This is a predicted structure of a 120-nucleotide RNA (SAM riboswitch aptamer (S box leader)) from a Nocardioidaceae bacterium. It was read from a public genome assembly, where an Rfam model found it. Model confidence (mean pLDDT): 85 of 100.
RNA sequence: UGCUCAUCCAGAGGGACUGAGGGAACGGCCCGACGACGUCCCGGCAACCUGCCAGCACCAUCCCGUUGGUCAGGUGCCAACUCCGGCCCGCGGUGAGAGCCGCCGCGGGGAAGAUGAGAA
Numbered sequence: 001u002g003c004u005c006a007u008c009c010a011g012a013g014g015g016a017c018u019g020a021g022g023g024a025a026c027g028g029c030c031c032g033a034c035g036a037c038g039u040c041c042c043g044g045c046a047a048c049c050u051g052c053c054a055g056c057a058c059c060a061u062c063c064c065g066u067u068g069g070u071c072a073g074g075u076g077c078c079a080a081c082u083c084c085g086g087c088c089c090g091c092g093g094u095g096a097g098a099g100c101c102g103c104c105g106c107g108g109g110g111a112a113g114a115u116g117a118g119a120a
Base pairs, nucleotide, nucleotide: 001120003118004117005116006115007114008113013042014041015040016039017038021031022030023029026085027084028083043078044077045076048074049073050072051071052069053068054067055066056065082112087109088108089107090106091105092104093103094102095101
């Protein structure tokens, strides 16, 4: 760097340093000198992976399987649903509105992205 699989409406912030942009890109809409973003320290959330512990199933027993705990370790995360949208389909409302179309809202699926695990 690309590939495969899983998850993405829950949850979790203080301090120090720095000083102007940041939220991936685009369009919106937000955050930001009452200091954002970032770095470091401490704290926390979570339960993807490994170990450990417990329940269940199988079973002579173990392994394997499954459910949970979150004790230890590896990551991750701690504004806004991945902040929202775009592409496709459906439903409702609305425009004199049956059809087509525009706008608004809702649902489903994609695309893109993020994180983990795995194999290259």